[in-house]
RNA sequence: GCCGAUGUGGCUCAAUGGUAGAGCAAGCGCUUCGUAAGCGCUAGGUUGGAGGUUCGAUUCCUCUCAUCGGCU
Numbered sequence: 001g002c003c004g005a006u007g008u009g010g011c012u013c014a015a016u017g018g019u020a021g022a023g024c025a026a027g028c029g030c031u032u033c034g035u036a037a038g039c040g041c042u043a044g045g046u047u048g049g050a051g052g053u054u055c056g057a058u059u060c061c062u063c064u065c066a067u068c069g070g071c072u
Base pairs, nucleotide, nucleotide: 001071002070003069004068005067006066007065010024011023012022013021018055026042027041028040029039030038048064049063050062051061052060
């Protein structure tokens, strides 16, 4: 230099155009003499950034950033 993959909550990951979710973690509560475990509830997201297409974009297109891999 060229090609490809990945980027979503604190962490690990879903969601292939129509309300952004799950598990773990966190807070609160129930349970217990108490702790752990278990159960319930709550909060937490500019979907890496910018632009475009569309009535509508995590999703499609372009540019860009970061990480990883391959080729030279």

Background: Model confidence (mean pLDDT): 82 of 100. Transfer RNA from Candidatus Kappaea frigidicola, 72 nucleotides, folded computationally. Rfam family: tRNA. It is annotated as a transfer RNA. About the family: Transfer RNA (tRNA) molecules are approximately 80 nucleotides in length. The RNAcentral record of the sequence draws on ENA. NCBI's taxonomy places the organism under Bacteria, Pseudomonadati, Candidatus Omnitrophota, Candidatus Kappaea.